[in-house]
RNA sequence: CGGACAGUUGCUUUUUUAAAAAGAGGAAAGUCUGAGCACUAUCGGAUAAGAAUGCCGGUUAACUGCCGGACGAGGUGACUCGAUGGAAAGUGCAACAGAAAAUAUACCGCCUUUAAGGUAAGGGUGAAAAGGUAAGGUAAGAGCUUACCGCAUUCAGAGUAAUCUGAAUGGCAUUGCAAACCCCAUUCAGUGCAAGGUCAAAUAGAGAAACUUAAGCGAUUCCGACUUGUUUCAGGGUAGACCGCAUGACUUAAUUGGUAACAAUUAAGCAAGAUAAAUAACUGUCGCCUAAUUAGGUACAGAACUCAGCUUAUAG
RNA sequence: GCGAGAUAGCUCAGGCGGUCAGAGCGUCGGAUUCAUAACCCGGAGGUCGAGAGUUCGAGUCUCUCUCUCGC
Numbered sequence: 001c002g003g004a005c006a007g008u009u010g011c012u013u014u015u016u017u018a019a020a021a022a023g024a025g026g027a028a029a030g031u032c033u034g035a036g037c038a039c040u041a042u043c044g045g046a047u048a049a050g051a052a053u054g055c056c057g058g059u060u061a062a063c064u065g066c067c068g069g070a071c072g073a074g075g076u077g078a079c080u081c082g083a084u085g086g087a088a089a090g091u092g093c094a095a096c097a098g099a100a101a102a103u104a105u106a107c108c109g110c111c112u113u114u115a116a117g118g119u120a121a122g123g124g125u126g127a128a129a130a131g132g133u134a135a136g137g138u139a140a141g142a143g144c145u146u147a148c149c150g151c152a153u154u155c156a157g158a159g160u161a162a163u164c165u166g167a168a169u170g171g172c173a174u175u176g177c178a179a180a181c182c183c184c185a186u187u188c189a190g191u192g193c194a195a196g197g198u199c200a201a202a203u204a205g206a207g208a209a210a211c212u213u214a215a216g217c218g219a220u221u222c223c224g225a226c227u228u229g230u231u232u233c234a235g236g237g238u239a240g241a242c243c244g245c246a247u248g249a250c251u252u253a254a255u256u257g258g259u260a261a262c263a264a265u266u267a268a269g270c271a272a273g274a275u276a277a278a279u280a281a282c283u284g285u286c287g288c289c290u291a292a293u294u295a296g297g298u299a300c301a302g303a304a305c306u307c308a309g310c311u312u313a314u315a316g
Numbered sequence: 317g318c319g320a321g322a323u324a325g326c327u328c329a330g331g332c333g334g335u336c337a338g339a340g341c342g343u344c345g346g347a348u349u350c351a352u353a354a355c356c357c358g359g360a361g362g363u364c365g366a367g368a369g370u371u372c373g374a375g376u377c378u379c380u381c382u383c384u385c386g387c
Stems, first nucleotide, its partner, number of pairs: 001316001003286007011023005025300001029311002032309005037192004042225005048220001050188005055069005070084001071082004085183002090181002092177003107123002109119003131149006150172001151170008196243004207233005214228003250269008287298004317387006325341004334372001343359004365381005
């Protein structure tokens, strides 16, 4: 991207009413996100509670989307994936195995040795055992010492930033889990086209109860201002016509800028608007796939406020 | 447009994660009885709707999909 052309007949909308033009998707699906639009009298403060997001930059009307980068993981590699703030603010969990699972300790072992003491290198268990490798040293061992790597602090350089590189100093790290509770930062009215509005018609300009120290308010709650009656029960009438309803954060092409997403300018265009549901049926010629010929097949699937995304289905 | 659910043959518990799976009815066998039922004892029977992810570990937490029910 996801069939094309021609003819005949038929349906809907607009118009110049003979006739002409147009007429269901990339997902129209899911209803997972964000907004446009509409209505609800409103404003200020506090942050007790709830929810969402979570590296940096860009883009956009906005987003948890998209693009680029940093870091991490996987891979021989091209590349792929990432719900990626904080574990020293606090609390919690780590079954079984194992001596011991964060208040570390000593099962086997090693050294010294009467008892006893030293040890955490080696072995064992485990997803994970308190830095790693090598050498020296030691009674035997240990960052005990040295070199390299790692970690912490400081300084310098590169970069918008996340971050990276280098140097110096220091024997020096508090294991993992926050899709555990939590902490930090930022943000958050509700209801939704069955929203909402106009016209016409009809009925019961008939009722009952509670509260005025009441009810209401836009992230819940509280405080203040402010506004005005609020809530419940039973019953009656209407369910008709029109608007909203498609000119848009629009589509196509070219140029410019940008790594890209995307933006700007110019030109051209108007691509369903039904209201219980129209957008179709038949014939012929092609396209694509299978096949030796005849022949057979051609996916997922149908608008009902709109748009930007995500997810799912899908022959080729 | 909104809200729930899916666990043994059936009806249902469970669940701020511990390596598991329960209860009742039903079913099979035993014991008892002249025989059956009741009562008693013992057993079998489970992809926790499906897939992916987090985690050492998911029936439980997160996301997506399928089916069922209600407003």
Two RNAs folded together computationally: RNase P RNA and transfer RNA, 387 nucleotides in total.